[in-house]
Molecule: small-subunit ribosomal RNA
Organism: uncultured prokaryote
RNA sequence: AGAGUUUGAUCCUGGCUCAGAUUGAACGCUGGCGGCAGGCCUAACACAUGCAAGUCGAGCGGAAACGAGAAUAGCUUGCUAUUCGGCGUCGAGCGGCGGACGGGGGAGUAACGCGUGGGAAUCUGCCCACUAGUGGGGGACAACCCGAGGAAACUCGGGCUAAUACCGCAUGUGCCCUACGGGGUAAAGGGGGGGAUCUUAGGACCUUGCGCUAUUAGAUGAGCCUGCGUGGGAUUAGCUAGUUGGUGAGGUAAAGGCUCACCAAGGCGACGAUCCCUAGCUGGUUUGAGAGGAUGAUCAGCCACACUGGAACUGAGACACGGUCCAGACUCCUACGGGAGGCAGCAGUGGGGAAUAUUGCACAAUGGGCGCAAGCCUGAUGCAGCCAUGCCGCGUGUAUGAAGAAGGCCUUCGGGUUGUAAAGUACUUUCAGCGAGGAGGAAAGGUAGCAGUUUAUAGCCAAUGGGGGUUGACGGUAGCUCCAAAGGAAGCACCGGCUAACUCUGUGCCAGCAGCCGCGGUAAGACAGAGGGUGCAAACGUUGCUCGGAAUUACUGGGCGUAAAGCGCGUGUAGGCGGAUUGUUAAGUCAGAUGUGAAAUCCCUGGGCUCAACCCGGGAACUGCAUUUGAAACUGGCAGUCUAGAGUGAGGGAGAGGAAAGUGGAAUUUCGAGUGUAGGGGUGAAAUCCGUAGAUAUUCGAAGGAACACCAGUGGCGAAGGCGGCUUUCUGGACCGAUACUGACGCUGAGACGCGAAAGCGUGGGGAGCAAACAGGAUUAGAUCCCCUGGUAGCCCACGCCGUAAACGAUGGGUACUAGGUGUUGCGGGUAUUGACCCCUGCAGUGCCAAAGCUAACGCAUUAAGUAACCCGCCUGGGGAGUACGGCCGCAAGGCUAAAACUCAAAUGAAUUGACGGGGGCCCGCACAAGCGGUGGAGCAUGUGGUUUAAUUCGAUGCAACGCGAAGAACCUUACCAGGUCUUGACAUCCCUGAAACUUUCUAGAGAUAGAUUGGUGCCUUCGGGAAUCAGGUGACAGGUGCUGCAUGGCUGUCGUCAGCUCGUGUCGUGAGAUGUUGGGUUAAGUCCCGUAACGAGCGCAACCCUUGUCCUUAUUUGCCAGCGUUCGGUCGGGAACUCUAGGGAGACUGCCGGUGACAAACCGGAGGAAGGUGGGGAUGACGUCAAGUCAUCAUGGCCCUUAUGGGCAGGGCUACACACGUGCUACAAUGGCUGGUACAAAGGGUCGCAAACCCGCGAGGGGGAGCCAAUCCCACAAACCCCGCCGUAGUUCGGAUCGGAGUCUGCAACUCGACUCCGUGAAGUCGGAAUCGCUAGUAAUCGCAGAUCAGCACGCUGCGGUGAAUACGUUCCCGGGCCUUGUACACACCGCCCGUAACACCAUGGGAGUGGGCUGCAAAAGAAGUAGGUAGCUUAACCUUCGGGAGGGCGCUUACCACUUUGUGGUUCAUGACUGGGGUGAAGUCGUAACAAGGUAGCC
Repeated sequence: AGAGUUUGAUCCUGGCUCAGAUUGAACGCUGGCGGCAGGCCUAACACAUGCAAGUCGAGCGGAAACGAGAAUAGCUUGCUAUUCGGCGUCGAGCGGCGGACGGGGGAGUAACGCGUGGGAAUCUGCCCACUAGUGGGGGACAACCCGAGGAAACUCGGGCUAAUACCGCAUGUGCCCUACGGGGUAAAGGGGGGGAUCUUAGGACCUUGCGCUAUUAGAUGAGCCUGCGUGGGAUUAGCUAGUUGGUGAGGUAAAGGCUCACCAAGGCGACGAUCCCUAGCUGGUUUGAGAGGAUGAUCAGCCACACUGGAACUGAGACACGGUCCAGACUCCUACGGGAGGCAGCAGUGGGGAAUAUUGCACAAUGGGCGCAAGCCUGAUGCAGCCAUGCCGCGUGUAUGAAGAAGGCCUUCGGGUUGUAAAGUACUUUCAGCGAGGAGGAAAGGUAGCAGUUUAUAGCCAAUGGGGGUUGACGGUAGCUCCAAAGGAAGCACCGGCUAACUCUGUGCCAGCAGCCGCGGUAAGACAGAGGGUGCAAACGUUGCUCGGAAUUACUGGGCGUAAAGCGCGUGUAGGCGGAUUGUUAAGUCAGAUGUGAAAUCCCUGGGCUCAACCCGGGAACUGCAUUUGAAACUGGCAGUCUAGAGUGAGGGAGAGGAAAGUGGAAUUUCGAGUGUAGGGGUGAAAUCCGUAGAUAUUCGAAGGAACACCAGUGGCGAAGGCGGCUUUCUGGACCGAUACUGACGCUGAGACGCGAAAGCGUGGGGAGCAAACAGGAUUAGAUCCCCUGGUAGCCCACGCCGUAAACGAUGGGUACUAGGUGUUGCGGGUAUUGACCCCUGCAGUGCCAAAGCUAACGCAUUAAGUAACCCGCCUGGGGAGUACGGCCGCAAGGCUAAAACUCAAAUGAAUUGACGGGGGCCCGCACAAGCGGUGGAGCAUGUGGUUUAAUUCGAUGCAACGCGAAGAACCUUACCAGGUCUUGACAUCCCUGAAACUUUCUAGAGAUAGAUUGGUGCCUUCGGGAAUCAGGUGACAGGUGCUGCAUGGCUGUCGUCAGCUCGUGUCGUGAGAUGUUGGGUUAAGUCCCGUAACGAGCGCAACCCUUGUCCUUAUUUGCCAGCGUUCGGUCGGGAACUCUAGGGAGACUGCCGGUGACAAACCGGAGGAAGGUGGGGAUGACGUCAAGUCAUCAUGGCCCUUAUGGGCAGGGCUACACACGUGCUACAAUGGCUGGUACAAAGGGUCGCAAACCCGCGAGGGGGAGCCAAUCCCACAAACCCCGCCGUAGUUCGGAUCGGAGUCUGCAACUCGACUCCGUGAAGUCGGAAUCGCUAGUAAUCGCAGAUCAGCACGCUGCGGUGAAUACGUUCCCGGGCCUUGUACACACCGCCCGUAACACCAUGGGAGUGGGCUGCAAAAGAAGUAGGUAGCUUAACCUUCGGGAGGGCGCUUACCACUUUGUGGUUCAUGACUGGGGUGAAGUCGUAACAAGGUAGCC
């Protein structure tokens, strides 16, 4: 410090997610030791049991218990009993002090509660200091005794008694009150010691310290007031009657409406009152670079609470956790009458929960209470126990060790890896274990006594001195040490990317994983296991919370044209901000000082535990607040001045600015009248409709309403909405030029107020035309649309509402600054001119282009989206949703404000490359058109689908499957079916045994096969054996046309023989990419030329290759024959001219001429030439597309079968047949058929062969065998054509299917199931619907010939030649393709994407008759305990008394306040509710096709 994820790719915006740190954690798995810390976050839920606050006998009366002692009695002479408060002590009681501290948890509290800083009107036990006192009396009440009640708790009555308990009196330094005369107001004793004196013999008295009283002062602690700070919600906007203030009184320790009476009407609030929800606050903790954010466990400070609510008493202090009273709920006891209790103290229990410990030890230390002290008490505290809960430290061994062991895993089978790892060898012993020592450290005191002081043995002994004795829960602990043996001690998570780490097996969209993206559908590095690896380590992972990353709420530090985001526009209140200058002030600001900012924590530094964590000392810091002293630039305040901002007056012209009244013509429609006749209207085409009752058309007249052509213009005006004939009246604003005046009067603007298109609403008018709704006609699968004919609201006017628009420049307002160029509107200035123009220039508007700059890009650019400062509004992922609820507004429609649950990992912007478009431009192709011939109809052949079957083997399926694989299924082929058979196998290699190999014959069987049988003993040799072959056996293995062409290689089809596809360097762009390759021409062509930020290059095109067309040359047999000879057959001699053959050459290149063109490329025409513009044909197929085809040609990964999915056998099937389709053949006839005659090819094939002549057969064919291994012989007569003749338009002398009979050939075998021949039979068919195919010249059409396959089988296929046309104006349209451009929400790329209703399932949510809780307002009722006031009744020790009583007190009653509780009526919130509304998510289901292309009617608001 970043990364992943939207896309085909890119940049941005933007969310989601991850890596880090933290934790009072929990869960899973694992677990050796120690140190230090931490440990109910949930039910402030309920609690059994024990303990947590007592102490003082030196305050008191006393003596229940224990002990010592003494005395007495009994006696077993050491026991028992009794007595003695005389002693140590001490239960209960009176009294004092303390139970207000310490400890707990955080319910309540949004508050002077807390934090921080100030303040004045207060109190303060114990403590410290000073001063002054501490005199003298009195009456009671507990305990105790007696009696009574009660189950108990406890209570009542009578009697005795003490005090540091209580009450007078005296004194009063003082203190308090005061009318300044005065008045009021204290106390307590007890302990130790004692020389003299006195004594009732107790003591007095003296002394000492401890107490007590009063006042003051301090310290400590507490109370009160106050500035500032301290959560959320405005879908809470108004709240308040003791409320705000005053006067007086009361009350309090103390100011104060704290309380009361009277008076006034205030007080708080947009700087957020009131209300609702949530919450203890802080030092700190955690995170972060910081600023911030989150948090408030442990430790520390404060607050509030103590079962819930209320109340006071006591006290220095409480309205009191382990006190009291009352009410309530709950629990317990009960004799039913009545009582008891409060763990949010420490342990512990139940419950709740994901979850949190022992009913431990000790007061040794620290601290607290009491005490003179010893001491007692102390679940505070110190320690121990449990828990990996966290942090820190240590260990689980170290060195050596290659045969790189075994085993595991992988493997290309060679090996690799685990791995120096182990074993082995040598060594060490931390920790744990056993044992011994260690009275170590933690401990210093205190007390008593001695010195010292003193009259003293009281007292003191604080820093001081010496000596002696004693005290440890932890704990026999820390540390040290002996011993033994590597002996006891490693796991967890992960390994697709982010993110370090990879393979095998299993599984097969299953099981599962997953933080995000996403894995899994038969080769999963993502699931599960294993091996290996990576990371951390006594832990490791997961989950939850918080911060970070997130600049993703942006103060530091973001944005708003199109991504979310500028209010529709103005006027203006509060607020914020504000021109120049002078003086002053010192609020802001800056500097210094002082106080404070508790300690702990963090940081720095030093020290102590062996280190560290941890602990201790010191420093710094605590960014804050307050006070004070200064400074005066800036901001603010005050005072003064100025004119540049702003405004006012006078002048001028421009303008659809606004309102009202009037007025004009054109046009539409209607009505009246005339002319006139059959149509009109409307559409893509029609129809509805109008019209013979006279329309449309045309002429004249009238009526009525609405809108204002031309001018008219990115022209004008207005704040926006908006404004358009003309005239008048009223009225707003802006601009220009010259001046005079005011003197900052300004800018913005939350709320507020006003204006505000269209549609809509209300009332009343108006209504020509247009036209929602509606009706009809069309279109359509449907058509509630688009189109047509009609047509009502409405559009118009007046008044009143509504308040919204894609109200847009998708751009808030005003101000300043920052290159230019060119239009236009208004008003000026200058030069010149008769003038209109023209030129230069200023101000105010309004456009275009463009620099810098900005921007994600597009783009903006003095009219900013640039550079600045100011003010307002708004945004924070998509959906849900601008919706629900609530509130406000509205007559309604609806508007404004405005969420959440839930759900997704995206949604979006700009630009790029493609693809696509019922977008555009240019161009090409038998693509259309123009032609010729077909298919589709018939019969047959053949292939396919379907069906059938035991099987009808398999594959190919739009073009690009279907006479395709198959260049040839009777057996074989053959893969299929049924049957009968074999199991190391039909085939390969290795091993063992035997035998030469091989061969003859017979039997059974359908055969495979089985059994028997004959002949035969071979070759090489180093004599060991070897080679070939056969048979048997064993196991490794063979074998598979079994699956996967979506695991593959190879091969092939197709777009397409279309002209394209790319690269290097450079340049442009943030980038994807672009440029080049686009443009102007041209071409068959990205062919060439020119231009050009491109310059070059590659694969394609073309050429090079084959063939054909012309000529030359060479060669001359088997081919040829002009001239010569010949037996007249090129037969032969001869020839080498010609043809042909096959070698080599020539030839064609836009080379030449003319024209066009840009002086180019090229095109057009011509000459010459056998051939002319790639001469014809072929081979040749760029980058790629279709997961195209093929595992059945072959090869091959993986999977599967192994007495079978392998092998062999005979038979059957692939040949089936209602039907459908493709491709062909033959026809339908006279351009023909038949009979006869007769002519001319090319290219092939032939020895397991082609086969001649000749003979036989009607024929297929048979016999025969010459010749030929081929320019020699044969197949082999080419046919159409041509000539003679017949047929005469008919189902025929056309056509030949089908069937019957007879044959031929091949073959082991023609039944299923071959071809051919002859005789007979003689079907459909008379030119083919919709639709569709081929072909541009030696082509189509037509005619035959040959070959491959092959025993036989050809209408198919592949070649060959013969005869030999027609047409092309042209590119509008159909199909396919190329280039450029445009739009796009597509990128699996239009066979794309995608919307809504309805149906089903699930989820959350709104409404809902209501129902049930919580909280709360108002009005009342009620009134326990308590306090205060009053007081008839009852009662009463201290004081006074005239002895009667009084003062004072208590009980009771009563008044006020008030808790629980109750009633009525509201508000608010939560839960629930039949039914219901929309929303979201779901598998491939339903209906349509709305949007994205001109999305097929442009879309949207």